[in-house]
A computed fold for a 73-nucleotide RNA from a Gemmatimonadaceae bacterium, annotated as transfer RNA. The sequence was found in a public genome assembly.

RNA sequence: GGGGCGUUAGCUCAGUUGGGAGAGCAUUCGGUUUGCAACCGAAAGGUCGCGAGUUCGAGCCUCGCACGCUCCA
Numbered sequence: 001g002g003g004g005c006g007u008u009a010g011c012u013c014a015g016u017u018g019g020g021a022g023a024g025c026a027u028u029c030g031g032u033u034u035g036c037a038a039c040c041g042a043a044a045g046g047u048c049g050c051g052a053g054u055u056c057g058a059g060c061c062u063c064g065c066a067c068g069c070u071c072c073a
Stems, first nucleotide, its partner, number of pairs: 001072007010025004019056001027043005049065005
């Protein structure tokens, strides 16, 4: 320098018709317990990497850029 894959909640990750942004863990609160853990319930938590484009509508399609992994040179 070129190719491929990836970037979504604090962490690990889902998300195929292009129309609802989600799960587990963690955190907080409540229940249960003498108490803790475990368990049960709830809540809070998001610039879907950044920018632009297409579209009535983009996490999802297109282009550029950044970062990470990997392959080739």

Its mean pLDDT, the model's own confidence on a scale to 100, is 83. It matches the Rfam family "tRNA". The family's RNA type in Rfam is transfer RNA. Gene Ontology term of the family: triplet codon-amino acid adaptor activity. From the family's description: Transfer RNA (tRNA) molecules are approximately 80 nucleotides in length.